[in-house]
Context: one part of a larger RNA
């Protein structure tokens, strides 16, 4: 763009998938079988491992969020900072595995094969007509894409219906797209509270190894102080920012 309006919800032609594989233990059972020695299976239960799907409560990893310590240098000094992912110790959210959860089997048509009935060929014969079974294989049930499937689908509702741009955003994201919201508002920020990370800020007071030109200087410790700083987390609250613009519809009848 098309399927002669729009919105919402579906159908499913045709596609994709491997979503499961193997092993161990146990009941069956010291049973069937076998003189004995030995010694199963059908079916059921529990688990391990590989693969696969999902998740982040726990454990672990990462963490150029953040906090603290510290080196060099610079901002005149203190404080507070800049630069070198400087180095080091922790580390939420997110992402993740080494962590956690799931991973029934059933049906249909068959292959080799096993058969039933049954002639040609008075018998026999699974086959010629007909019929019943039969595999981790095939086709479904399962997950998923899908109306551009041109045979271009369907249902319900609306018909001054609806949509787009803009703006605040994220369960979305390369750009588009998708989704939430746009004052009839908790969409984001800010604020408050909760939760969390780090680990006790600055200033002041007291003590202080030691040094001393006897005037003082002084690393550090303790108290104020589970402080100070910070948060990709949760809740509350319109304080701030979303208050706008445009397209489209009335293809019929008279």
């Nucleotide at each position: 763009u098309g399927c002669a309006g729009g919105u919402a919800c579906c159908u499913g032609a045709c596609g994709a998938g491997a979503a499961g594989g193997a092993c161990c233990c146990u009941u069956u059972a010291g049973u069937a079988c076998g003189a004995g020695a030995g010694g199963a299976a059908c079916a059921g239960g529990g688990g391990u491992u590989c693969g696969u799907c999902g998740c982040c409560u726990c454990u672990a990893g990462u963490u150029u969020a953040u906090c603290a310590g510290u080196u060099g240098u610079c901002u005149g000094a203190c404080a507070a900072g800049g630069c070198a992912u400087g180095c080091u110790g922790a580390g939420u959210a997110g992402c993740c595995a080494c962590g956690c959860g799931g991973u029934a089997g059933c049906g249909g048509a068959u292959a080799a094969g096993a058969g039933c009935u049954g002639a040609a060929g008075g018998c026999a014969u699974c086959u010629a007509a007909g019929c019943u079974c039969g595999a981790a294989g095939c086709c479904g049930c399962c997950u998923u894409g899908a109306a551009a499937a041109a045979g271009a689908g369907g249902u319900a509702c609306c018909a001054u219906a609806g949509g787009a741009c803009g703006c605040u955003c994220a369960u979305a994201a390369a750009u588009g797209a998708u989704g939430a919201g746009u004052u009839u508002g908790a969409u984001a920020g800010a604020a408050g509270c909760c939760g969390g990370a780090u680990g006790u800020a600055a200033g002041c007071a007291u003590c202080g190894a030691g040094g001393u030109u006897c005037g003082c200087c002084g690393a550090g410790a303790u108290g104020u102080u589970c402080a100070g700083u910070c948060c990709u987390g949760g809740c509350u609250u319109a304080c701030u920012a979303a208050a706008g613009u445009c397209c489209g519809u009335u293809a019929a009848a008279c």
Annotation: The part of an RNA shown here (large-subunit ribosomal RNA, domain VI) has 254 nucleotides and comes from Candidatus Methanoplasma sp. Taxonomically the source falls in Candidatus Methanoplasma (Archaea, Thermoplasmatota, Thermoplasmata, Methanomassiliicoccaceae).